[in-house]
RNA sequence: GAGAAUGUAGUUUAAUUGGUAAAACGGUGAUCUCCAAAAUCACUAAUAAGGGUUCAAGUCCCUUUUUUCUCA
Numbered sequence: 001g002a003g004a005a006u007g008u009a010g011u012u013u014a015a016u017u018g019g020u021a022a023a024a025c026g027g028u029g030a031u032c033u034c035c036a037a038a039a040u041c042a043c044u045a046a047u048a049a050g051g052g053u054u055c056a057a058g059u060c061c062c063u064u065u066u067u068u069c070u071c072a
Stems, first nucleotide, its partner, number of pairs: 001071005007065001010025004019055001026044006048064005
């Protein structure tokens, strides 16, 4: 330089044909306990950025960008 894939919560993964973004671990608080741990309950927090299509976009299209792979 050329081509391909990838980016969703602090982390790891879901989301069917475009139709209410879900869960586990984590964090915070409460209950429990002499104290802690464990357990239970509640809360917490996300679609890489910009634009387009659509009644409706994590999903489709374009540009940029992150990471990875292949070729040279």

Transfer RNA from a Pseudomonadota bacterium, 72 nucleotides, folded computationally. RNAcentral holds the sequence, with entries from ENA. The source organism's lineage runs through Bacteria, Pseudomonadati and Pseudomonadota. The prediction has a mean pLDDT of 81. It matches the Rfam family "tRNA".